[in-house]
This is a predicted structure of a 66-nucleotide RNA (transfer RNA) from Vicugna pacos. Taxonomically the source falls in Vicugna (Eukaryota, Euteleostomi, Dipnotetrapodomorpha, Eutheria). Its Rfam family is "tRNA". Rfam's curators write: Transfer RNA (tRNA) molecules are approximately 80 nucleotides in length. Rfam links the family to the GO term triplet codon-amino acid adaptor activity. RNAcentral holds the sequence, with entries from Rfam. Model confidence (mean pLDDT): 83 of 100.
RNA sequence: GGUAUAGUUCAAGUGAUAGAACACAUGCUUAGCAUGCAUGGGGUCCUGGGUUCAAUCCCCAGUACC
Numbered sequence: 001g002g003u004a005u006a007g008u009u010c011a012a013g014u015g016a017u018a019g020a021a022c023a024c025a026u027g028c029u030u031a032g033c034a035u036g037c038a039u040g041g042g043g044u045c046c047u048g049g050g051u052u053c054a055a056u057c058c059c060c061a062g063u064a065c066c
Base pairs, nucleotide, nucleotide: 001066002065003064004063007022008021009020010019024040025039026038027037028036046062047061048060049059050058
């Protein structure tokens, strides 16, 4: 100095509660499995403070990793 966001790998978002792929669950398909298709669930956005009507976002400190 950089990074920290779903179970995993990662995007987006410079103030009004955020998505993809894979994975997982269910259904269809199959004699059954796999593949494929459809649907669904899943997030205190690393922690603690501060500013603000409101913070994942701005400010400070800390932690972990590079």